[in-house]
RNA sequence: GGGCGAUUAGCUCAAUUGGUAGAGCGUACGGGUCACAUCCGUGAGGUCACAGGUUCGAGCCCUGUAUCGCCCA
Numbered sequence: 001g002g003g004c005g006a007u008u009a010g011c012u013c014a015a016u017u018g019g020u021a022g023a024g025c026g027u028a029c030g031g032g033u034c035a036c037a038u039c040c041g042u043g044a045g046g047u048c049a050c051a052g053g054u055u056c057g058a059g060c061c062c063u064g065u066a067u068c069g070c071c072c073a
Base pairs, nucleotide, nucleotide: 001072002071003070004069005068006067007066010025011024012023013022019056027043028042029041030040031039049065050064051063052062053061
């Protein structure tokens, strides 16, 4: 220098044909227990890496940038 892949909640990851984003773990509160743990209920937590474009509408399509990984030179 070239090619491919990844980037979404604190962590690990989903998200179908473009139609206002979820799970597990963790966490807060409550139940429960003599008290913990397990278990049950409720909630909080997101600029979908960044910028731009297409579209009535973008996590998803297009372009560029950044970071990480792999391959080639």